[in-house]
RNA sequence: GAAGGUGUAGCUUAGUCGGUUAAAGCACUUGACUGAUACUCAAGAGAGCGUAGGUUCAACUCCUACCAUCUUCACCA
Repeated sequence: GAAGGUGUAGCUUAGUCGGUUAAAGCACUUGACUGAUACUCAAGAGAGCGUAGGUUCAACUCCUACCAUCUUCACCA
């Protein structure tokens, strides 16, 4: 330098040909339970989807550029 993959909550992931208010587990908070802690049970908070544009009535999903990361290929001292 070329091609391709990945980027969604603190962490790990789902979200499938565009269509209700983006979901789950762990972690976290509160309450119950306990002498207390843990376990267990109940409830709750937390992300607008890597960034910026575009297409569309409607975008996490499609297109473009860029950023980060990974893989392969090429070049080179």